[in-house]
RNA sequence: UACCGCGAGGGGCGCUGCAACGGGACGCAUUGGGCGUACUUGUCAGGCUCGCGGGGGUGGAAUUACUACCGCAACGGCGCCCGUUCUUU
Numbered sequence: 001u002a003c004c005g006c007g008a009g010g011g012g013c014g015c016u017g018c019a020a021c022g023g024g025a026c027g028c029a030u031u032g033g034g035c036g037u038a039c040u041u042g043u044c045a046g047g048c049u050c051g052c053g054g055g056g057g058u059g060g061a062a063u064u065a066c067u068a069c070c071g072c073a074a075c076g077g078c079g080c081c082c083g084u085u086c087u088u089u
Stems, first nucleotide, its partner, number of pairs: 001056001003054007010082006018047001020043005025037004046075001
């Protein structure tokens, strides 16, 4: 650090629909599959960050590794509601 899985970042409802995914249309190819698109339609506002594990690649070398203690996120379109904390009345 690509990718995959799990967890956390309090929650619910409604709206829009970028990315992504599915269907259609069109074109290419094919006769098993598939590829492409500026079109159409459906789903869609944890897709992000952090942590753990799997796992391949790359780089590094005691300023490492282990143990103990202390502290701890940032962000997430719009509207409404609930929960939690603080302050005021």